Background: A computed fold for a 126-nucleotide RNA from a Candidatus Zixiibacteriota bacterium, annotated as FMN riboswitch aptamer (RFN element). The sequence was found by an Rfam model in a public genome assembly. Its mean pLDDT, the model's own confidence on a scale to 100, is 80.
[in-house]
RNA sequence: AAACGUCUUCGGGGUGAGGUGUAAUUCCUCGAUCGGCGGUACAGCCCGCGACCCGGCCAGAACAGGCCGGUUGAGCCUGGGAAGUUCAGGCGCCGACGGUUAAAGUCCGGAUGGUAGAAGACCAGC
Numbered sequence: 001a002a003a004c005g006u007c008u009u010c011g012g013g014g015u016g017a018g019g020u021g022u023a024a025u026u027c028c029u030c031g032a033u034c035g036g037c038g039g040u041a042c043a044g045c046c047c048g049c050g051a052c053c054c055g056g057c058c059a060g061a062a063c064a065g066g067c068c069g070g071u072u073g074a075g076c077c078u079g080g081g082a083a084g085u086u087c088a089g090g091c092g093c094c095g096a097c098g099g100u101u102a103a104a105g106u107c108c109g110g111a112u113g114g115u116a117g118a119a120g121a122c123c124a125g126c
Stems, first nucleotide, its partner, number of pairs: 005122006015031005032106002034095002036049004044093002053070006075091005097109003
């Protein structure tokens, strides 16, 4: 003195008005609003990861748990710049599953959950 390891804490945001209707924060009209983590010139829409969903294997009395794989949305133009699909300006686009008197990014729920990961502390060997 690096890495590894152990532990602790943290770790997702957001809808109003009007219309139709038995019924809609879900449809229609107008308007608004939100954006996990790592990388990279500062990124919801570039690359990768996670959440959700599906499958396989391991383990188990059961409840839990572990590992592997699959699926997984959306961006262009102009500008200055050494460099940007990341900045500035402009115009666009996207959004798991289950529920619901009627179809949801924004309501309710799984979830006081889990995770990518972030920060900190400690350890002793080499």